c-di-GMP-I riboswitch aptamer from an Acidobacteriota bacterium, 112 nucleotides, folded computationally.
RNA sequence: ACCUGACAAACGCAAACCCGUCGAAAGGCGGGGAUGCAAAGCUUCAAGACUACCGUCCACGAAUUGAACUGGCGCACUUGUGCCCGUCGACCAUGUCGGUCGGGCCGCCAAG
Numbered sequence: 001a002c003c004u005g006a007c008a009a010a011c012g013c014a015a016a017c018c019c020g021u022c023g024a025a026a027g028g029c030g031g032g033g034a035u036g037c038a039a040a041g042c043u044u045c046a047a048g049a050c051u052a053c054c055g056u057c058c059a060c061g062a063a064u065u066g067a068a069c070u071g072g073c074g075c076a077c078u079u080g081u082g083c084c085c086g087u088c089g090a091c092c093a094u095g096u097c098g099g100u101c102g103g104g105c106c107g108c109c110a111a112g
Base pairs, nucleotide, nucleotide: 003112004110005109012037013036017032018031019030020029021028022027035099041105042104043103045102047100048097049096050095055091056090057089059087060086061085071084072083073082074081075080
């Protein structure tokens, strides 16, 4: 220096879950907590996964009454049409993960 990773040792990290907090969400951060990890350090480059605020598209329009009509405002009066509001849905990454898996960079220890 390279490989490798001891039922060794030193320094480390911290899943689920709980509490707080930020966020529309996915999720992040802080504290607790340990399932695990020899890169579970960094990057987010390829693949993959998650979410859908905004946007686009489609559909729909509660109840209340004698009955009809009825989301709102226009236009037209016909069956319509324009804009807006609300709800469900579909699509969308510019959001997120990286403890799913490759790549790149850097690094602790040392039995063999």

The coordinates come from a structure-prediction model, not an experiment, and the mean pLDDT is 75. NCBI's taxonomy places the organism under Bacteria, Pseudomonadati, Acidobacteriota. It was read from a public genome assembly, where an Rfam model found it.